[in-house]
Context: one part of a larger RNA
């Protein structure tokens, strides 16, 4: 001297960007954060339409429009959070993978025939405080299950053998029909099977990765082979036999710490130090286990199954999981709002219109930091008045004040006011125009007005180190980073005037280098 996610003390006018629980991975009250899709389904509502007649009800139909709730998709594996564990199943680099899988998504190829029996919703009854449930019946599907076919796929002993599928929406000339429609045709967009491509993801090696020898030996599924399982996929992954291997002083084992990195900081460098913000990879979701489902999970807001807490109960039992946003409570020297909006960018679902998104865009709070700006300019010596200090002559604050003169940044007040937004998507017309959507926000910006009017503090003045007198005390009260000041003339203690050095900050205390 730089640094900082700081933190206290004094102070405090504006903006801009950025940052903002480092400690209890300690407990959470309440809101919200993942749903959507009626162009996959019945059913059931509104409203339109025939029909009937008791003109306000009942029947049809299904054109339109939403639709709690179910049945199905698709997504809830991503975005988001923390960093407990983890010293190597991890990160980093650099290769393999002939040991492998990949929902959507693009490209190719072949197909989409013909059945079938159920179920929840509903309804009745029927348990229970609830939470949830039982039993009959009734029905639909892009839900479920065969049968048929198989270019390709897959197994094979190379003879062969196995195995799919659904449907919907719009449209429309003739024919056929049960004449509303459906057949049938064509348009999309979807199912099957498989091929490759993209993506991601799994696995495998080699090398680098913190301290401890006051840890020296360590291991038996341990090391290797064989046969069998398993898996998407090599492998002691698992298992029965066999052999006795493996590791280790180039630090094995243990023990303490500790998420890696790209990066940060520091520094001439070499190196140290660290890993908050953003990005990548891992790991975790109260704690602890094993699993389902489904391309992907051993799954933060998914299911069980045992604890610990914490709530309800009619005691028979049941419900929860902020390390998501805000937010409380503790703990701490210390760390914001129970905010606006989906306008954008992006993500799920949807043909779409849309919806749903604490991601995200944006406001709010904090000098927590960086950068900008201003608190005024000029001119004014009767060197005013006052303070201070004298050798009492003066000195000095000191052109500073006042006073004259003009200016208008910031903040105030009025008045105009965007850019981010052009896609989807409508509507003409034909590959063009044209409409339609802003949370921030009446923000930013622009003009006009008014008027120096509303903004300067902190910290030092022995020496290091810039910057000196006085009064006051009187080894007392204090000061102190070191050296050292203080016992009666104290530039080192308090004050006061002077004066330095930084300035919306100044200083202390703490962190690396």
């Nucleotide at each position: 001297g730089a640094u900082u996610g700081a933190a206290c003390g004094c102070u405090g006018g504006c903006g801009g960007c950025a940052u903002g629980c480092c400690u209890a991975a300690c407990a959470c009250a309440u809101g919200c954060a993942a749903g959507u899709c009626g162009a996959a389904c019945g059913a059931g509502c509104a409203c339109g339409g025939g029909a009937g007649c008791u003109u306000g009800c009942u029947c049809c139909u299904g054109g339109u429009g939403g639709c709690g709730a179910g049945u199905g998709g698709c997504g809830g594996a991503c975005g988001g959070g923390u960093g407990a564990g983890u010293a190597a199943u991890g990160c980093a680099u650099a290769g393999g993978u002939a040991a492998u899988c990949u929902g959507c998504c693009c490209a190719g190829u072949a197909g989409u025939g013909g059945g079938g029996g159920a179920u929840a919703a509903c309804u009745a009854c029927c348990g229970g405080a609830a939470a949830c449930g039982g039993u009959a019946g009734c029905u639909a599907a892009u839900a479920c299950c065969g049968c048929a076919u198989a270019c390709g796929a897959c197994c094979u002993a190379c003879g062969g053998g196995u195995g799919a599928a659904a449907g919907c929406a719009g449209g429309g000339g003739a024919u056929c029909u049960u004449c509303a429609g459906g057949a049938c045709c064509u348009u999309g967009u979807g199912c099957u099977a498989u091929u490759g491509g993209a993506u991601g993801a799994g696995c495998c090696u080699a090398u680098g990765u913190c301290c401890g020898a006051u840890u020296a030996g360590c291991u038996u599924g341990u090391u290797g082979g064989u046969g069998g399982g398993g898996u998407a996929a090599a492998g002691g992954c698992c298992u029965a036999c066999c052999a006795a291997g493996g590791c280790a002083a180039c630090g094995a084992u243990c023990u303490g710490u500790a998420g890696c990195u790209g990066g940060u900081c520091u520094g001439a460098g070499a190196g140290g130090a660290u890993g908050a913000u953003c990005a990548g990879c891992c790991a975790c979701a109260c704690u602890g286990g094993g699993a389902c489902u489904g391309a992907g999970a051993c799954a933060c807001g998914g299911a069980c199954c045992a604890g610990a807490c914490u709530c309800c109960u009619a005691c028979g039992g049941g419900a929860g999981g902020c390390a998501g946003c805000a937010g409380u409570g503790g703990g701490g020297a210390a760390u914001a709002u129970u905010g606006c909006g989906c306008a954008a960018u992006g993500g799920g679902c949807g043909a779409a219109a849309g919806c749903c998104u604490g991601a995200c865009g944006c406001a709010g709070c904090a000098a927590c930091g960086c950068c900008g700006c201003g608190u005024g300019a000029g001119u004014g010596a009767u060197g005013a008045a006052g303070g201070c200090c004298u050798u009492c002559g003066g000195g000095u604050c000191g052109u500073a004040a006042a006073g004259c003169u003009a200016u208008g940044u910031c903040a105030g007040a009025u008045g105009g006011g965007a850019a981010g937004a052009a896609a989807c998507c409508u509507g003409c017309u034909u590959a063009g125009c044209a409409g339609c959507u802003g949370a921030c926000g009446g923000u930013a910006c622009c003009a006009u007005c008014a008027a120096a009017g509303g903004a300067a503090g902190c910290a030092c003045c022995g020496g290091c180190u810039a910057a000196c007198u006085c009064c006051g005390u009187g080894c007392c009260a204090g000061c102190a980073g070191c050296c050292g000041c203080g016992g009666u003339a104290a530039u080192a203690c308090g004050g006061a005037g002077g004066g330095u050095g930084c300035a919306a900050g100044c200083g202390u205390u703490g962190u690396u280098c």